[in-house]
């Protein structure tokens, strides 16, 4: 010096659940509320899961699993 781990410390972020909205739904946007997240940032590429209007090229999901990008501080 690089990588690998990840204690402190400084933020961060936000499930269930309630209310409002949009949607056939699965969800998804807002209030709100914190179960937990060192990548619970972002990506629908592959596995698995969900819809239903069953597709030509359907559609949802990133807090389920893996891969790619990015990305604070770091003892021991």
């Nucleotide at each position: 010096u690089c990588a690998u781990c990840g204690a402190a410390a400084a933020g961060g972020u936000a499930a269930a659940g309630u209310c409002c909205g949009g949607g056939u739904a699965a969800c998804c946007g807002g209030a709100u509320g914190a179960c937990g997240c060192a990548a619970a940032g972002c990506u629908a590429c592959c596995c698995g899961u969900c819809c239903c209007a069953c597709g030509c090229u359907g559609g949802a999901g990133a807090g389920g699993g893996g891969g790619g990008c990015u990305g604070u501080c770091a003892a021991a």